[in-house]
Order: sequence, then structure tokens, then C1' cells
RNA sequence: UGGGGCGACUCUGGAGAGAGGGCCACGAAUCCCGGCCCCACCGACGGGGAAAGCCGGAAUCCCACGGAGACCGGUGAAUCUCUCAGGUACCCGGACAGAGGGGGGUGA
Repeated sequence: UGGGGCGACUCUGGAGAGAGGGCCACGAAUCCCGGCCCCACCGACGGGGAAAGCCGGAAUCCCACGGAGACCGGUGAAUCUCUCAGGUACCCGGACAGAGGGGGGUGA
């Protein structure tokens, strides 16, 4: 100096599942929003779990100065799994993905 990776930021796309029931509150009143309780669901904010392998220890076994080794402990990933949290009309959120670059200087 250039490129790549990661993160942040901006724009865009982005699934799933009850506009559930009861009570309270607000209020002229119903609904929505808010609070509490109950039932049913979803998994793609977050979070938990752990397979092979690897590391350590090993009863025991064998072709035995070297090997194998059930089992125990540690480490170990996800879009898997669990649903704690979160979510279940619109909005918001949303894993993940795509794209993007401000200011200043210079005749350009």
C1' cells in the first nucleotide's frame, strides 16, 4: 500500500405459532394498549444440552518391556435439540442473507 476476515452502522429481504379465556385498570361505552391469572401453541433475539474426535485415568485382555481396552472425568458444533427467556392480527422484533460508505483536498 492492496486484499481478505470479524464487528458496528445504513438500506433491503426475512419464517413459525390463539386478534385465546377470566379479572383489574382506563373510560360515556366497546375494542386496542397496560397489569395479573389460566389453557393452547411457535423457535430464527438471547440462553441451556451434547456426537465423533482429542486429553487424562483406567478394570481387564493379548501376538507382551509393547499394544488393545469396557468404563470414569474433561474438552467438544449447528439452522439439531430443550423451550428458561422471548414470541403467537398489524406495527415492533427477528437467526440468516444481499448491498453500501462519510468528511476533506484537487484543474480533474

Model confidence (mean pLDDT): 79 of 100. A computed fold for a 108-nucleotide RNA from an Acidimicrobiia bacterium, annotated as Glycine riboswitch aptamer. The organism belongs to Acidimicrobiia, within Bacteria. It was read from a public genome assembly, where an Rfam model found it.